This is a predicted structure of a 75-nucleotide RNA (transfer RNA) from Chloroflexi bacterium RIFCSPLOWO2_02_FULL_71_16. The organism belongs to Chloroflexota, within Bacteria. The prediction has a mean pLDDT of 83. It matches the Rfam family "tRNA". It is annotated as a transfer RNA.
[in-house]
RNA sequence: CGGCCCGUAGCUCAGUGGUAGAGCGGCAAACUCAUAAUUUGCUGGUCCCAGGUUCGAUCCCUGGCGGGCCGACCA
Repeated sequence: CGGCCCGUAGCUCAGUGGUAGAGCGGCAAACUCAUAAUUUGCUGGUCCCAGGUUCGAUCCCUGGCGGGCCGACCA
């Protein structure tokens, strides 16, 4: 420098045009002498950023930023 993949909740990920979700986590309660476990409820978001297309964008297009892999170049 080029190519490919990825970026969504605190973590791991799903969702791929029409109201953003799961598991784990966190908080509270129940249970218990107590803790753990279990159960119930609650808590959760600039869907990386900017622009474009569209009636409507997390999803499609362009550019940028960040991460990973591969290749090339230099030495």